[in-house]
RNA sequence: AGAGUUUGAUCCUGGCUCAGGGUGAACGCUGGCGGCGUGCUUAAGACAUGCAAGUCUAACGGGUUCUAAACGCAAGUUUAGAAUCAGUGGCGAACGGGUGAGUAAUAGAUAGGAACGUACCUCUAAGAAGGGCAUAACCCCGCGAAAGCGGGGAUAAUUCCCCAUAAUGCCUUCGGGCUAAAGACGCAAGUCACUUAGAGAGCGGCCUAUCUGCUACCAGCUAGUUGGUAGGGUAACGGCCUACCAAGGCUAUGACGGCUACCGGCUCUUAGCGGAGAGUCCGGCACAAUGGGACUGAGACACGGCCCAUACACCUACGGGUGGCAGCAGUUAGGAAUUUUGCGCAAUGGACGAAAGUCUGACGCAGCGACGCCGCGUGAGGGGUGAAGGCCUUCGGGUCGUAAACCUCUUUUGUCCCGACAUGAAGUUGGGGCGAAUAAGCAACUACUAACUACGUGCCAGCAGUCGCGGUAAUACGUAGGUUGCGAGCGUUACCCGGUUUUAUUGGGCGUAAAGAGUCUGUAGGUGGUUUUUCAAGUCCUGUUUCAAAGACUCCGACUCAAUCGGAGGCAGGGGCAGGAUACUGGGAAACUAGAGUGAUAUCGGAGUUACUGGAAUUUGUAGUGUAGGGGUAAAAUCCGUGGAUACUACAAAGAACACCAAGCGCAAAGGCGGGUAACUAGGUAUAUACUGACACUCAGAGACGAAAGCUAGGGGAGCAAAUCAGAUUAGAGACCUGAGUAGUCCUAGCCGUAAACAUUGUCUGUUAGUUCUUCUCAAUUUAUUGGGGGGGACGUAAGCUAACGCAUUAAACAGACCGCCUGGGGAGUAUAGCCGCAAGGCCGAAACUCAAACGAAUUGGCGGGGAGGCGCACAACCAGUGGAGCAUGUGGUUCAAUUCGAUACGAAGCGAUGAACCUUACCUGGGCUUGAAAUGUACCUGCAUUCGACAGAAACGUCGAAGCCUUCGAGGGUGGUACACAGGUGUUGCAUGGCUGUCGUCAGCUCGUGACGUGAGUUGUUCUCUUAAGUGAGGUAACGAGCGCAACCCCCAUCCGGUGUUAUUGUGUCACCGGAGACUGCCCAGCAUUAUUUUGUUGGGAGGAAGGAGGGGACGACGUCAAGUCAUCAUGAUCCUUAUGUCCAGGGCUACACACAUCCUACAAUGGGCUUUACAAAGGGUUGCAAGACCGCAAGGUGGAGCUAAUCCCUAAAAGAGCCCUCAGUUGGGAUUGCCGGCUGAAACCCGCCGGCAUGAACCCGGAAUUGGUAGUAAUCGCACAUCAGCAGCGUGCGGUGAAUACGUUCUCGCCUCUUGCACACACUGCCCGUCAAAUCAGCAAAGUUGGGGGCACCUGAAUUCCGACUUUUGUCGGAACAAGGUGAAUCCAGCGAUGAGGGU
Repeated sequence: AGAGUUUGAUCCUGGCUCAGGGUGAACGCUGGCGGCGUGCUUAAGACAUGCAAGUCUAACGGGUUCUAAACGCAAGUUUAGAAUCAGUGGCGAACGGGUGAGUAAUAGAUAGGAACGUACCUCUAAGAAGGGCAUAACCCCGCGAAAGCGGGGAUAAUUCCCCAUAAUGCCUUCGGGCUAAAGACGCAAGUCACUUAGAGAGCGGCCUAUCUGCUACCAGCUAGUUGGUAGGGUAACGGCCUACCAAGGCUAUGACGGCUACCGGCUCUUAGCGGAGAGUCCGGCACAAUGGGACUGAGACACGGCCCAUACACCUACGGGUGGCAGCAGUUAGGAAUUUUGCGCAAUGGACGAAAGUCUGACGCAGCGACGCCGCGUGAGGGGUGAAGGCCUUCGGGUCGUAAACCUCUUUUGUCCCGACAUGAAGUUGGGGCGAAUAAGCAACUACUAACUACGUGCCAGCAGUCGCGGUAAUACGUAGGUUGCGAGCGUUACCCGGUUUUAUUGGGCGUAAAGAGUCUGUAGGUGGUUUUUCAAGUCCUGUUUCAAAGACUCCGACUCAAUCGGAGGCAGGGGCAGGAUACUGGGAAACUAGAGUGAUAUCGGAGUUACUGGAAUUUGUAGUGUAGGGGUAAAAUCCGUGGAUACUACAAAGAACACCAAGCGCAAAGGCGGGUAACUAGGUAUAUACUGACACUCAGAGACGAAAGCUAGGGGAGCAAAUCAGAUUAGAGACCUGAGUAGUCCUAGCCGUAAACAUUGUCUGUUAGUUCUUCUCAAUUUAUUGGGGGGGACGUAAGCUAACGCAUUAAACAGACCGCCUGGGGAGUAUAGCCGCAAGGCCGAAACUCAAACGAAUUGGCGGGGAGGCGCACAACCAGUGGAGCAUGUGGUUCAAUUCGAUACGAAGCGAUGAACCUUACCUGGGCUUGAAAUGUACCUGCAUUCGACAGAAACGUCGAAGCCUUCGAGGGUGGUACACAGGUGUUGCAUGGCUGUCGUCAGCUCGUGACGUGAGUUGUUCUCUUAAGUGAGGUAACGAGCGCAACCCCCAUCCGGUGUUAUUGUGUCACCGGAGACUGCCCAGCAUUAUUUUGUUGGGAGGAAGGAGGGGACGACGUCAAGUCAUCAUGAUCCUUAUGUCCAGGGCUACACACAUCCUACAAUGGGCUUUACAAAGGGUUGCAAGACCGCAAGGUGGAGCUAAUCCCUAAAAGAGCCCUCAGUUGGGAUUGCCGGCUGAAACCCGCCGGCAUGAACCCGGAAUUGGUAGUAAUCGCACAUCAGCAGCGUGCGGUGAAUACGUUCUCGCCUCUUGCACACACUGCCCGUCAAAUCAGCAAAGUUGGGGGCACCUGAAUUCCGACUUUUGUCGGAACAAGGUGAAUCCAGCGAUGAGGGU
């Protein structure tokens, strides 16, 4: 110090999250020791038991016990002493200890003040003389269960009372008056007490100022209230209390109310400013079961005192009593959670005492808890066969790892033993023995964030702080190994600060991201021109005082160090006081004119209000002319019209709005304002000056104005027109279009108070290059120009600013003043409360819950029923088809034991397959084999290769028999068998892959280097103009070049030439092969465009030529897209099977068949069919082959075999031509289907081949919606060959023969290219996304009512206590007043529940 997360990518804005530190913590796993700290944050809930405040006999008198002495015969008495017990008295108990409920000021902090008190302590002064009355204890009697109480008798004091004295003191009418005491101890000196005063110290009471949480959805509060007089009361001032008088007091600088909360020193965090907290320690306050009250006392309205009331608990003989852990332990409850019913007064401190001493759960210690901080340890040195084992592995190895083992050494800690010290509870300290022994975990390992592999799992189980992982190769789940971090701890959770400049004082913003109020006036407030003078409030300086201690900081020291503790010191800063300075701000005084304003002259405007008035148009009415339509629309219809419309003419009426002028124009604060005239009102500007003299700017609250729509009342109503009614459109049409039409629009009066009220830009002032247009005005003159001022626009090459877009003297620049507003998205401008309104509604304005984004600008793509340009058999034009029929083939579906598998928009479907009877074959059924059908290696065995025969069987295979290898003689080679490694798999995953292929598309694109531009993504180049088939070329140009593509180079064909001529030809020539030439807009003309000139481009024509504008065709396929296709060509990762998912064999199946689709073939006929006859190819193939002539057969074919290893021989033509028949019909068209008889191939044609002959003779008479191919030797038509192949071609690949029609053109359909534009899309329009509804769930709101609580008000009742009055010898009694608690009533506020309802989120 930052990082992650919005996007395809970018820059902003903006939220969320993380890394750091901290804690009185808790939880999970783990746990050796010590030191120092720390430990009910929740129920101020309830408490058993013990202890926590006593002490003094040197204040007093007694009881009991003991001892001693004296007296006594004894009982006993007296005296003295000691111990102990309660009582009287004194002091203390008001401290110490606990807790934080209440309290937002009766408190606290800081700084001050005057009207007070003070026991013990210190100092000073003066005293302490003389008497007396009681009363506990004790004794007697009585009541009661107890607690306790009553009566009688006796007694002491440092208890109480009287009197004397009175320095000081108090009171005073200034004459005077009043007020005290106590002794004890000691042989004594004297000591400790006592009284009255004064002073001090410390402590306390009171008062003042300043500061001290949130809330305005709390705006008015207050009757003892504010003040005065008098009195009372108090230690003391005071409405503290009472009576009377006055009507004040507080409040927007936040009163009053509500909620929350002890306050501070300090603690945590932060760079700091700040923010958060208030446990331990220290200071203050408050409280002591809840509420009230006084007494005693120096001090209390009193935690371990009293009285009363209430609640709760306990005892009881039922009559009545007792109690208060928020003291220390402890119990119980609550809770995630917080300790021992310990030891000691040895130290420190406190109470009492003369002291010894007693008491002290304060305190000192110990115990429990890793709760925190700090320290130490779990060994140290050596040790490479890198052991075993684990994990990984490319099988070579790597890693855990010098780690272990092993050797040497040490003993902190542990455990055992023996001492020393001290007044000492706890403890401190010295020495010795044993033995590496007794001692390591936790979390993490995708990124943020240091640290990676394997296995398991398979959107499951699970993880997760955020983004997000997991759907069969998970570094993110679980486990293991390894690694990283910290370490007696480590993680998690909760909370605080930080990061977060994300509330911005330091230190943010508001054109478009959230955010300028619709506009103006103006109060409080804030800010304010120039000069002089004064004051000294702000400001500055100096001095002084204070901010307790502790803490923090610096230094030093003590525990071995540290934590911890002790000592010393100090800056800065805040408050008070005193003195000084006067530049600036401020207060006072005096002036000035540059800001502001007033007056004068001139002028401007669609500024406002009111009244009057004008013409055009529209509609209606009346009258006339006139006849069949009018109107309306994309097209129509509703509608009007023979009862006379529309049209035309004349007259009349009504209401509303003001053409042209008119404009980037003018005016106004904004809304807004437009025929003309007049009156009234307001405003701006210019000019030269006269006057006032800072009078200014902004403005919370407040007030005024404020489009349209809407509301109230009354008018008005021509046109237009929500609603509404019809007609259309449509799937529907609650719309767009059409015909009608009511509110309304208009006027008057009054409400409403909102708009994308927008320039999405608050007002005012000053400063900062320009260019240009326009409007108003002044001046000068060259009289159409220049200069000045005010207003309205445009451009931007200035600077500057901005996230960018953009703004740019009319700022979004640079500065100043003031106001308003914002702080993630949704929920929501919603709910509730309040205010306003007749209503509609407006203003103000949340939360729960939910998401990790939402948003702005710009970029690249893609898309658009956006634009521009261009192309393609894309459309159009033309020809022939498909879709209908029959058949063939493929596919889907269905069926089946199996109908193997794949392909399955274009880009699957006569596709893989250029050929399934067996084989193929992967499928099914059945029968077999298990190192295997084929491969490699090792070990062992074997005279074993190999051949033949027989038997059963469907075969594979099995059983039996016979013969039996080479050799260098080494069981060497080879073979077979057995065993082990392994083989094998057309099993899965084409979404793990390679290779190959399809497609966009033979479309013209796709990129790079350097430079430049931009914060950046990116751009430029590649855009523009012309051109091209082309990113083809040219020109221009912040680009200059280059690469992959295009083109060319390659092959075939067309022409010519040369050469060679076998098997071609035998007359040139043709033909074949080899090699060349030729074509390049090269030449000429014209038009058009372009060009300063020269040119350049294109179009058309011509010449020459076999061929002319790429001559025709082919091969060739850029960057990439589709997780496109293929694991079944092949290869290959992973995974699965291993007497089977491998392998062998036979048979079957892949050929099934209600149906659907795709692609062909044949047809429907006369441009035809049949028969006869007669011509013309090219390109291929051929020895397991092609096969001639001849013969046989109707034919398929057969016999036979010449020739041919091929320019030699063979396969080998058809349509066309000629002639005859058929004559429009289901036919002499068409040939499906079926029967019989044959042929061929092949072990084998049943399932399931092809061909021939005879017979049979189906659908079909040109095909719905829709759709395909083709631009020339093309379509159409006609045959031929070949591949595969034993056989099988309607397919595929090639070949030649005959040989058309049409293209105006680019509006439309489809696809593509370039530029541009919009975008909320980026899985990219098959996108994104809105609302209702259905199902589920969550939180909030409203709701008749109901329940509980808080604080008040009125009234009733009123304990104890205090005060007042009366009475009483006293204790006291009676009456009155005030008051706690309680009750009743009417309101109010808050919260809970609430059938249901309306919205919202997921």

Predicted 3D model of a 1402-nucleotide RNA (small-subunit ribosomal RNA) from an uncultured bacterium.
It matches the Rfam family "Bacterial small subunit ribosomal RNA".
Its mean pLDDT, the model's own confidence on a scale to 100, is 83.
The RNAcentral record of the sequence draws on Greengenes.